Bacterial RNase P class A from Acidimicrobium ferrooxidans DSM 10331, 348 nucleotides, folded computationally.
The source organism's lineage runs through Bacteria, Bacillati, Actinomycetota, Acidimicrobium and Acidimicrobium ferrooxidans.
It matches the Rfam family "Bacterial RNase P class A". Rfam links the family to the GO terms tRNA processing, dimeric ribonuclease P complex and ribonuclease P activity. It is annotated as a ribozyme.
The RNAcentral record of the sequence draws on Rfam.
Model confidence (mean pLDDT): 75 of 100.

RNA sequence: GGAGGUGGCCGGGCGGCCGCGGGUGACCUCGGUCACCUGAGGAAGGUCGGGGCUCCAGAGGGCAGGGUGCUCGCGAGAGGCGAGUCGGGGUGACCCGCAGGACAGUGCAACAGAGAGCAGACCGCCGAUGGAUCGACGAUCGAUCACAGGCAAGGGUGAAACGGUGCGGUAAGAGCGCACCAGCGACUUCGGCGACGAGGUCGGCUUGGCAAACCCCACCCGGAGCAAGGCCGCAGUGGAGCAGGGUGGCCCGCCCGUCACGCUCCUGGUAGGCCGCAGAGAUGGAUGGCCGCACAGGCGGCCGUUUGGGCCGCUGGACAGAACCCCGCCUAUAGGCCACCUCCCGCC
Numbered sequence: 001g002g003a004g005g006u007g008g009c010c011g012g013g014c015g016g017c018c019g020c021g022g023g024u025g026a027c028c029u030c031g032g033u034c035a036c037c038u039g040a041g042g043a044a045g046g047u048c049g050g051g052g053c054u055c056c057a058g059a060g061g062g063c064a065g066g067g068u069g070c071u072c073g074c075g076a077g078a079g080g081c082g083a084g085u086c087g088g089g090g091u092g093a094c095c096c097g098c099a100g101g102a103c104a105g106u107g108c109a110a111c112a113g114a115g116a117g118c119a120g121a122c123c124g125c126c127g128a129u130g131g132a133u134c135g136a137c138g139a140u141c142g143a144u145c146a147c148a149g150g151c152a153a154g155g156g157u158g159a160a161a162c163g164g165u166g167c168g169g170u171a172a173g174a175g176c177g178c179a180c181c182a183g184c185g186a187c188u189u190c191g192g193c194g195a196c197g198a199g200g201u202c203g204g205c206u207u208g209g210c211a212a213a214c215c216c217c218a219c220c221c222g223g224a225g226c227a228a229g230g231c232c233g234c235a236g237u238g239g240a241g242c243a244g245g246g247u248g249g250c251c252c253g254c255c256c257g258u259c260a261c262g263c264u265c266c267u268g269g270u271a272g273g274c275c276g277c278a279g280a281g282a283u284g285g286a287u288g289g290c291c292g293c294a295c296a297g298g299c300g301g302c303c304g305u306u307u308g309g310g311c312c313g314c315u316g317g318a319c320a321g322a323a324c325c326c327c328g329c330c331u332a333u334a335g336g337c338c339a340c341c342u343c344c345c346g347c348c
Stems, first nucleotide, its partner, number of pairs: 001344010013293006020039009041319001045330002048328005053225004065221005070084005085099001086097004100216002105214002107210002122155002124151003129148002131145006163181006182206001184203008229275004238266005244261001245259005297315007
């Protein structure tokens, strides 16, 4: 100098003018005016997970259904966070992972390929043994054929072909035998709280993949949500009472019944209001706009130059906006700053 990695932070400053929501106070012609205080974010967003709060339901347990799934710790809890383990990626700093179980059972594997699960022979190798033909000659030997048959080493297909390398062995071969390596299982030593890691001994020579297929195992899970819900209550409904009124019982009165016109009370909750509700807080939703200045940044031009640069002009913030609250996750975000670290190149 170039290219990156991780963590954190800002995302606008100052001044002037005009406005907006809420609260308090003062004045007044009761509707306003004035003064003071206060008024968005790292995500307020998506409404995905967990909880507080509220109402409903509910003995207890189980089935069904759903969720979570390496270890330890933190945490009210979570599908959260931190530190690790294992696996994968990167030269590296570092990053990513829905990371239990495939000898409990059922199932799946397109295309290609001979064969895809206790499989298989297309090319290929052999043809020891049996067969056919020929020769020598004796009772066997040699040659040829590739007919029966044997093999799975090599080629080829595939994401994956029932361990790898070597030696022996054989007609050719093969864990057929052996050595080493890999892997599996059992036992075991050491380190670690643990996941796990580093070994040792033995065994049969070898047991494939997928559970983000069903399934099995372990743990967890009532429902609805601030339009929750509570309080006050014009209306409408229903009920009770009455000394007034209408009407019936005989003309009147008394008395009794009845109507509910009127009055009172209750029930209940419509319209509406208040609470829930907050050091912003509405119930059509305020937190804004304009101008000037300066500093970053970007573009263009000129000047200067070993590098660093100077001057002028134009431009000049992104994503987004609370609506019951809190803890998380995810997603969006112009531009800029800080710290530490990695790789490559050059110079001293």